About this RNA: This is a predicted structure of a 96-nucleotide RNA (TPP riboswitch aptamer (THI element)) from an uncultured Bacteroidota bacterium.

RNA sequence: AUCCAACUUUGGGGGUGCCCGUAAUGCGGGCUGAGAACUUACCCUUAUUUACCUGAUCGGGGUUAUGCCCGCGUAGGGAAAAGUAGUAAUACUGUC
Numbered sequence: 001a002u003c004c005a006a007c008u009u010u011g012g013g014g015g016u017g018c019c020c021g022u023a024a025u026g027c028g029g030g031c032u033g034a035g036a037a038c039u040u041a042c043c044c045u046u047a048u049u050u051a052c053c054u055g056a057u058c059g060g061g062g063u064u065a066u067g068c069c070c071g072c073g074u075a076g077g078g079a080a081a082a083g084u085a086g087u088a089a090u091a092c093u094g095u096c
Base pairs, nucleotide, nucleotide: 001090002089004086006084007083008082009081010080011045012044013043014042017031018030019029020028021027022026052077053076054075058071059070060069061068
């Protein structure tokens, strides 16, 4: 000097499924998960990598059932700026 992890602020993006009970909008319980709607929570914010969508009424496994797990997937799309910075790394110069 370059590059970048992480952090802060502001703005922005996203999903909310399955099963059981109940006369039922509702309410209650269970499963997985960061999150299964009003919590102003959780996650993501330029990215091969943790957001999310499409493919998908997808394929294999498993379950009471469900993207529950794996594949598809270094797939295609997808929402940003500033500041600080030392977890580091590289290059140059000088000295020993």
It was read from a public genome assembly, where an Rfam model found it. Its Rfam family is "TPP riboswitch aptamer (THI element)". Gene Ontology term of the family: thiamine pyrophosphate binding.